[in-house]
Context: one part of a larger RNA
RNA sequence: CUGGGCGUAAAGCGCAUGCAGGCGGUUUAUUAAGUCAGAUGUGAAAGCCCUGGGCUCAACCUAGGAAAGUCACCUGAUUGAACUGGCACGACUAGAAUCUUGUAGAGGGGGUUAGAAUUAUUUCCUGUGUAGCGGUGAAAUGCGUAGAGAUCGGAAGGAACAUCAGUGGCGAAGGCGGCCACCUGGUCUGAUACUGACGCUGAGGUGCGAAAGCGUGGGGAGCAAACAGGAUUAGAUACCCUGGUAGUCCACGCCGUAAACGAUGUCUACUAGCCGUUGGGUAGCUUGUCUCUUUAGUGGCGCAGCUAACGCAUUAAGUAGACCGCCUGGGGAGUACGGUCGCAAGAUUAAAACUC
Numbered sequence: 001c002u003g004g005g006c007g008u009a010a011a012g013c014g015c016a017u018g019c020a021g022g023c024g025g026u027u028u029a030u031u032a033a034g035u036c037a038g039a040u041g042u043g044a045a046a047g048c049c050c051u052g053g054g055c056u057c058a059a060c061c062u063a064g065g066a067a068a069g070u071c072a073c074c075u076g077a078u079u080g081a082a083c084u085g086g087c088a089c090g091a092c093u094a095g096a097a098u099c100u101u102g103u104a105g106a107g108g109g110g111g112u113u114a115g116a117a118u119u120a121u122u123u124c125c126u127g128u129g130u131a132g133c134g135g136u137g138a139a140a141u142g143c144g145u146a147g148a149g150a151u152c153g154g155a156a157g158g159a160a161c162a163u164c165a166g167u168g169g170c171g172a173a174g175g176c177g178g179c180c181a182c183c184u185g186g187u188c189u190g191a192u193a194c195u196g197a198c199g200c201u202g203a204g205g206u207g208c209g210a211a212a213g214c215g216u217g218g219g220g221a222g223c224a225a226a227c228a229g230g231a232u233u234a235g236a237u238a239c240c241c242u243g244g245u246a247g248u249c250c251a252c253g254c255c256g257u258a259a260a261c262g263a264u265g266u267c268u269a270c271u272a273g274c275c276g277u278u279g280g281g282u283a284g285c286u287u288g289u290c291u292c293u294u295u296a297g298u299g300g301c302g303c304a305g306c307u308a309a310c311g312c313a314u315u316a317a318g319u320a321g322a323c324c325g326c327c328u329g330g331g332g333a334g335u336a337c338g339g340u341c342g343c344a345a346g347a348u349u350a351a352a353a354c355u356c
Base pairs, nucleotide, nucleotide: 004327005326006325007310008309012324014208015207016206017205021201022200023199025092026091027090028088030086031085033084034083035077036076037075038074040072041071042069049065050064051063052062053061054060095198096195098193100190102188107184108183109182111180113178122156123155124154125153127151128150132143133142169176170175213254214253215252216251217250218249222248223247227243228242229241230240265323266322267321268320269319270318273301274300275299276298277297278296279295280294281293283291284290285288305312306311329356330355331354338349339348340347341346
């Protein structure tokens, strides 16, 4: 490179946006670039293939021919224009977008605020009150006569929002859950109107991106790496217990990774059914926790088909198309070196020797 692949065997970038590029709806006119036909040049020799010849045959040698191209250039096809492309200040509305009517929602942002008998835990203060509390498999460390634990009242502070809660909802993914208003993104939906292919994908680029970690400044109730002690044990750098610092929280700035998973790239079309569920539309009557139909999600089963099997099965892993990414035996290794990025931690790009 070809071919074959990428749910679980190696393989879908964590997700989006989007320049270039690739691909692209219906119709009219034109062009003749692709396309088709022919000619010329060229595609060394050897080799491969065909027909002969020479070594006794063959291998081998040798003569001639043929073949070999997304090649270059010229002429034509203009009688024809079917297909792709170019061109037109052309036309259209089925794709796409916009205006407008509604709609459900933990979508995002900053701000304010709350507590059902006291929201719960912790700390501090006051009262009552006395010898234990706590913890475990059992204990001990620990706390407590300087009055603990328990209980009543008061205060402070930080964090999280029980029930509702749901194979429920929203978001591109990461993710999002008390209440209130404000600012703000998208989805779905009805009916017209309007623009008129404005579309799909997307190498680079750019943005977002859990947790942990880093920088500066705050904050610190609970929890808790590290650490200390007590146990357990042959040992116990653990599991269990008592403590406990970073951190967890906030602001700003970095980091850029995860089993970032549906281990399944995005978009489009088509292909049996059945049962749920969420949002909307439509029709019906018995006006309901109803029924019918339809649509956008989200689940369970299941046929054809696919699959190595498991399984997938209108939310495909089925049948096709467009574009991107990625794989090529195991180890060495997602490592070394170099580059880029980063304060660092490290991230990213990414080999080879050797070995089985």

The part of an RNA shown here (small-subunit ribosomal RNA, central domain) has 356 nucleotides and comes from an uncultured prokaryote. The coordinates come from a structure-prediction model, not an experiment, and the mean pLDDT is 83. The full RNA is in RNAcentral, with records from ENA.